[in-house]
Context: one part of a larger RNA
Molecule: large-subunit ribosomal RNA, domain I
Organism: Vicinamibacteria bacterium
RNA sequence: GGCGUACGGUGGAUGCCUUGGCGCAGGACGGCGAUGAAGGACGUGGCAAGCUGCGAUAAGCCUCGGAUAGCCGCAAACAGGCUCCGACCCGAGGAUUUCCGAAUGGGGCAACCCGUCUAGGGUAAUCCUAGAUCACGCAAGGUGAAUACAUAGCCUUGCGUAGCCAACCCGGGGAAGUGAACCAUCUCAGUACCCGGAGGAAAAGAAAGCAAAUGCGACUCCCCUAGUAGCGGCGAGCGAACGGGGAUGAGCCCAAACCUCUUUUAUGUCAAGUCUGUCGACGUUGUAGAAGAGGGGUUGUAGGGCCGGACGUGACACUGGACAGCAGUGUCGGGAAGUUACAAAUCGAUCUCUUAGCCGAACAGUCUGGGACGGCUGGCGAUACAGGGUGAAAGCCCCGUAGGCGAAAAGAGUGAGACUUCCUUGUUCGGUUCCUGAGUACCGCGGGGCACGUGAAACCCUGCGGGAAUCUGGGAGGACCAUCUCCCAAGGCUAAGUACGUGCCUGCGACCGAUAGUGAACCAGUACCGUGAGGGAAAGGUGAAAAGAACCCCUAUAGGGGAGUGAAAUAGUACCUGAAACCGUGCGCUU
Numbered sequence: 001g002g003c004g005u006a007c008g009g010u011g012g013a014u015g016c017c018u019u020g021g022c023g024c025a026g027g028a029c030g031g032c033g034a035u036g037a038a039g040g041a042c043g044u045g046g047c048a049a050g051c052u053g054c055g056a057u058a059a060g061c062c063u064c065g066g067a068u069a070g071c072c073g074c075a076a077a078c079a080g081g082c083u084c085c086g087a088c089c090c091g092a093g094g095a096u097u098u099c100c101g102a103a104u105g106g107g108g109c110a111a112c113c114c115g116u117c118u119a120g121g122g123u124a125a126u127c128c129u130a131g132a133u134c135a136c137g138c139a140a141g142g143u144g145a146a147u148a149c150a151u152a153g154c155c156u157u158g159c160g161u162a163g164c165c166a167a168c169c170c171g172g173g174g175a176a177g178u179g180a181a182c183c184a185u186c187u188c189a190g191u192a193c194c195c196g197g198a199g200g201a202a203a204a205g206a207a208a209g210c211a212a213a214u215g216c217g218a219c220u221c222c223c224c225u226a227g228u229a230g231c232g233g234c235g236a237g238c239g240a241a242c243g244g245g246g247a248u249g250a251g252c253c254c255a256a257a258c259c260u261c262u263u264u265u266a267u268g269u270c271a272a273g274u275c276u277g278u279c280g281a282c283g284u285u286g287u288a289g290a291a292g293a294g295g296g297g298u299u300g301u302a303g304g305g306c307c308g309g310a311c312g313u314g315a316c317a318c319u320g321g322a323c324a325g326c327a328g329u330g331u332c333g334g335g336a337a338g339u340u341a342c343a344a345a346u347c348g349a350u351c352u353c354u355u356a357g358c359c360g361a362a363c364a365g366u367c368u369g370g371g372a373c374g375g376c377u378g379g380c381g382a383u384a385c386a387g388g389g390u391g392a393a394a395g396c397c398c399c400g401u402a403g404g405c406g407a408a409a410a411g412a413g414u415g416a417g418a419c420u421u422c423c424u425u426g427u428u429c430g431g432u433u434c435c436u437g438a439g440u441a442c443c444g445c446g447g448g449g450c451a452c453g454u455g456a457a458a459c460c461c462u463g464c465g466g467g468a469a470u471c472u473g474g475g476a477g478g479a480c481c482a483u484c485u486c487c488c489a490a491g492g493c494u495a496a497g498u499a500c501g502u503g504c505c506u507g508c509g510a511c512c513g514a515u516a517g518u519g520a521a522c523c524a525g526u527a528c529c530g531u532g533a534g535g536g537a538a539a540g541g542u543g544a545a546a547a548g549a550a551c552c553c554c555u556a557u558a559g560g561g562g563a564g565u566g567a568a569a570u571a572g573u574a575c576c577u578g579a580a581a582c583c584g585u586g587c588g589c590u591u
Base pairs, nucleotide, nucleotide: 001590002589003588004587005586006585007584008583009582015576016541017540020512021511022509023508024507025506026505027504029501030500031164032163039100040099041098042055043054044053046078050074051073061094062093063092064091065090066089070082071081072080105114106113107112115133116132117131118130119129120128121127135161136160137159138158139157140156141155142154143153168199169197170196171195172194173193179186183233209216210215220247221246222245223244224243230238231237251493252492253491254437258295259294260293261292262291263290264289265288266287267286273282274281275325276324277323278322279321300471302436303435304434305432306431307430308429309428310427311426314332315331316330317329318328319327320326333424334423335422336421337420338419346418347417351413352412353411354410355409357405358404359403363378364377365376366375367374379396380395381385387399388398389397442466443465444464445463446462447461448460449459452478473488474487475486476485477484528535529534548575551562552561553560554559
């Protein structure tokens, strides 16, 4: 020196554990913000560095409710206090809430600097306190140029907007890597991404739709139809619908014709006219146009208006000069409906749920042991043998579990009722041809969307140009024409079924168990890196209980030996177990 062996050191694998993660399902809920948010800065404790809480009333103040004997957060100790006159704690409501931040008086290198006005206080003076003071839009009022009226502008007041937020939704823009084994049409994909907007959902939606028979009857979502019909350098690929089965279920309002009223413009004296008939009276009352309001009206077997007829139609009062008719208004009676559309506002009984909680069965002895939850013996409960804890393995020790109960306050839902609105002149027949959404439909050119790439290419949208009809009208049925059928565009609203989950609650897992599971079980988006955008760690475990080793010794903030604690100290805070590499010491063999 090597090999072996024993005992150590180092190291932190492995096993066991879990406070943390991951996923799925269900439920509730789905916004916050100029009454200043989200997010921060700085403060705030007797001593106080960090975290947490809070805001100059600063680990807190007030009220109400719950609960109960202890309490002054993580976090020990000291000092000092609070508390059955109910503290601490839990829940609801309120008060306070510095400065920055949309940040909004002006500025600014965020958390700072500097004003103005009004009110109050105050000094010799500086000053202090409170409120107001950005911009834009809308409305109202005031004022008011060039320029006479007016308008612009300006001022005041009120209301609104702004900024943040995980996904879902709608709209405006819109790639490339890729695939096609190259690549250009094509694909990826209307995806990613950017911008705008909204809601708890959004969007869509009551047929100018489908279909082709005995037709169906808004929209949305799911399962089929079907990887079918088709589209396609007919390559790669893309990819329906009809129809069937389910979820849900809801239908409505305008524009126009016509009537009335108001305002305004034009016209008007012989007057047309003033609801009709008669009488009487008035006559800048009329007529025409425009605007506004009310009534009317809303459809495709066309519907509506106007005129006339038939049938039907509660009572009373008033108005239209009188009477009769007719029309209108009001009250009562009768009937209907309603706040998610169809008009709209407010209040609201009841009940349910949420935000604290409460009750809740049943065991002892003995043995081993540090400890009984284990063994043995004998019992008991069970609408409760889910689970967790307790010195080992507990239905009966504790928390719970099954089952049952509970709210002063706030919130969510339900919504009787109050209340509000409507109908009480509708149906039908005939006539009339007044109305029924125009730079629209449609056509041409250029594009886009439709599963459909220009194709035989319908249908939908539209940048440019042209440009209808008016119900004997118009659109569609995949070029186009005829026949036939279906429907009524060029205005609008609309719940449910559907999507999503930042955050909240509950349950579950052939999910992980500290190099795993979130990047993060631990003071982590931290330390650290980067000018910056951004990147981004490592790091869990004494013990049942600190009982965390008084005292002595070597030494001297270290480490160790005794003593003591403990079941154990080779469990001593560098702490469970403690593998291997690696380093030693003793012994054996060997060179």